[in-house]
RNA sequence: CCCUCCGAGGGGCGCUGCGACGGGGCGCACGGGCGCCCCUGCCAGGCUCGCUGGGGCGGAUUACUACCGUGCAACGGCGCCCGUUCAUC
Numbered sequence: 001c002c003c004u005c006c007g008a009g010g011g012g013c014g015c016u017g018c019g020a021c022g023g024g025g026c027g028c029a030c031g032g033g034c035g036c037c038c039c040u041g042c043c044a045g046g047c048u049c050g051c052u053g054g055g056g057c058g059g060a061u062u063a064c065u066a067c068c069g070u071g072c073a074a075c076g077g078c079g080c081c082c083g084u085u086c087a088u089c
Stems, first nucleotide, its partner, number of pairs: 001055003006050004010082006018046001021041005026035003045075001
C1' cells in the first nucleotide's frame, strides 16, 4: 500500500438515481475479450475509524512491549417521522 471478514459511526418510511453490478443492443476484436456508447434492472454506509486473516513493496537503530494519565472522530442527495443529548422559554 492492496484485499477479505466482522464491528462502530442512533433508527424508520418515501423520492430521485451517479458509480459499481446484472440483462439486452451497437461497434471493435476473434485467442482471452474490449468500449469515457445506448437502453434497462437494481441501487443513497459505495465513505471513515477499529479488529481479524492474507498478499505486495520498502526500511534497519530504531522499533516493539508494559504501566500511568488524558482525550475521542470526521463525513454520508432530498422530504417526513421516531429516538438521544444540550440550551432557551
Molecule: SAH (S-adenosyl-L-homocysteine) riboswitch aptamer
Organism: Urbifossiella limnaea